[in-house]
Context: one part of a larger RNA
RNA sequence: GGAUGAAUGCUGGUGGCAUGCUUAACACAUGCAAGUCGAACGAGAAGUGGUGUUUCUAGUGGUGGACAGGUGAGUAACGCAUAAGAACCUACCCUUGGGAGGGGAACAAUAAUUGGAAAUGGUUGCUAAUACCCCAUAGGCUGAGGAGCAAAAGGACGAAUCCACCUGAGAAGGGGCUCAUGUCUGAUUAGCUAGUUGGUGAGGCAAUAGCUUACCAAGGUUGAUGAUCAGUAGCUAGUCCGAGAGGAUGAUCAGCCACACUGGGACUCAGACACAGCCUAGACUCUUACGGGAGGUAGCAGUCAGGAAUUUUUUGCAAUGGGCAAAAGCCUCACAAAGCAAUGCUGCGUGGAGGUAGAAGGCCCAUGGGUCGUGAACUUCUUUUCUUGAAGAAGAAGCAAUGACGGUAUCUGAGGAAUAAGCAUUAGCUAACUCUAUGCCAACAGCCAUGGUAAGACAGAGGAUGCAAGCAUUAUCU
Numbered sequence: 001g002g003a004u005g006a007a008u009g010c011u012g013g014u015g016g017c018a019u020g021c022u023u024a025a026c027a028c029a030u031g032c033a034a035g036u037c038g039a040a041c042g043a044g045a046a047g048u049g050g051u052g053u054u055u056c057u058a059g060u061g062g063u064g065g066a067c068a069g070g071u072g073a074g075u076a077a078c079g080c081a082u083a084a085g086a087a088c089c090u091a092c093c094c095u096u097g098g099g100a101g102g103g104g105a106a107c108a109a110u111a112a113u114u115g116g117a118a119a120u121g122g123u124u125g126c127u128a129a130u131a132c133c134c135c136a137u138a139g140g141c142u143g144a145g146g147a148g149c150a151a152a153a154g155g156a157c158g159a160a161u162c163c164a165c166c167u168g169a170g171a172a173g174g175g176g177c178u179c180a181u182g183u184c185u186g187a188u189u190a191g192c193u194a195g196u197u198g199g200u201g202a203g204g205c206a207a208u209a210g211c212u213u214a215c216c217a218a219g220g221u222u223g224a225u226g227a228u229c230a231g232u233a234g235c236u237a238g239u240c241c242g243a244g245a246g247g248a249u250g251a252u253c254a255g256c257c258a259c260a261c262u263g264g265g266a267c268u269c270a271g272a273c274a275c276a277g278c279c280u281a282g283a284c285u286c287u288u289a290c291g292g293g294a295g296g297u298a299g300c301a302g303u304c305a306g307g308a309a310u311u312u313u314u315u316g317c318a319a320u321g322g323g324c325a326a327a328a329g330c331c332u333c334a335c336a337a338a339g340c341a342a343u344g345c346u347g348c349g350u351g352g353a354g355g356u357a358g359a360a361g362g363c364c365c366a367u368g369g370g371u372c373g374u375g376a377a378c379u380u381c382u383u384u385u386c387u388u389g390a391a392g393a394a395g396a397a398g399c400a401a402u403g404a405c406g407g408u409a410u411c412u413g414a415g416g417a418a419u420a421a422g423c424a425u426u427a428g429c430u431a432a433c434u435c436u437a438u439g440c441c442a443a444c445a446g447c448c449a450u451g452g453u454a455a456g457a458c459a460g461a462g463g464a465u466g467c468a469a470g471c472a473u474u475a476u477c478u
Base pairs, nucleotide, nucleotide: 001478002477003476004475006474007473008472009471010470013348014347015346016345017344018343019341020340021306027303028302030301031300032299035063036062037061040060041059043057044056045055046054070259071258072257079183080182081181082180084178085177088175089174090173094170095169096168097167098166099165101135102134103133104132110125111124112123113122114121115120140149141148142147154163155162156161184231185230186229191222192220193219196218197217198216199215200214201213202212203211234256235255236254238249239248240247241246261282262281263280264279265278284295285294286293287292312338314337315336316335320334321332322331323330324329351381352380353379354378361372362371363370364369386415387414388413389412391410395405422467423466424465425464426463428447429446433462434461435460436459443450
């Protein structure tokens, strides 16, 4: 000099675009953040009106809650980056071949009864389905010899037809696994390792594999090319500095990973060992009729605490995207927007021209004058901005309708210089100097140093210099 997710002091007009708990992965009041389908199903209710139609939904059922959103605690390799590989899975979407025949038994809801303070149940009886089961069938699987095993569902419509269902094959996208190289510090950490290294049998997985287990062998593709241990840390594309080499860093945005009060576990599923699912142990909080129950903001707002320090308990699904649905549509704190903050970058303004009796006043003075200074006053002009009226979007998608932002951006009249400048420095480094006061005092200070009676270095004043809606200091990196 440059830089920052900065903070502090003084000051502060406005627009655009960004950014905003770096600390306690501390604890959380309240509200919202994942639903949807009546064109799968029985049932109930409410209307309307007169017998077929509308609306709503507690339950069964389907699909989605594994995405999106947050955080960086852990992790030095089971991660990440780059490059390869073989023994795998894949709901929805796309392409394509076949098929959807016949039967059956229940369980919710509900009704009756009953336990409990509540959360939430028990018993008995009834019932539907695209829920469940059986038989048949099979270009699938096992197996290589006969054979064995495994499917399905209907709904809407007057009809054509449309949407769904079962089972193969293929593709895409996604995911699981293996391997090579690279990936911080310490030797005041030198040896490490019994499922450990390999084999056989068995088990297990979607799949390979000591992944697991029994037996056998005693090894090891382990180590000064730094193992093991300890400390620290999410990794990367990137970002900052630098001519480069390189150093530092990993906020926002994007990819991957890990986590969801702490530890453990599985269930369901195409997919989880699952942030707003379940079980269990623990800590904490709330509640209780003391028998028992409920909870998890590292989602968006917000509160307390911590801290030098970081925002609104706002608007809308109009756009983009996502879930469900045949669709209308519903949901969406994703997202789109607005609000707050000079936190950063950037644009504009705080007026332009003329104006010397060089006025008054301040400061200095050699008392002649010099300077602030064309600066002001004064004359004249303009209206970015400001105030106030009129008009008023694009963003909406091939007819129409649909805009939160928003009467916003923009545009066009009227008014009047009107509403708008500070901060730091001024001995040298380093651009910019005099006076007064003080007298090694009070103070200043990045370094050198200054101050003890004529201080260009302290304090005030006047002048000047630098940057400017900022300026300076502190912290950190280069």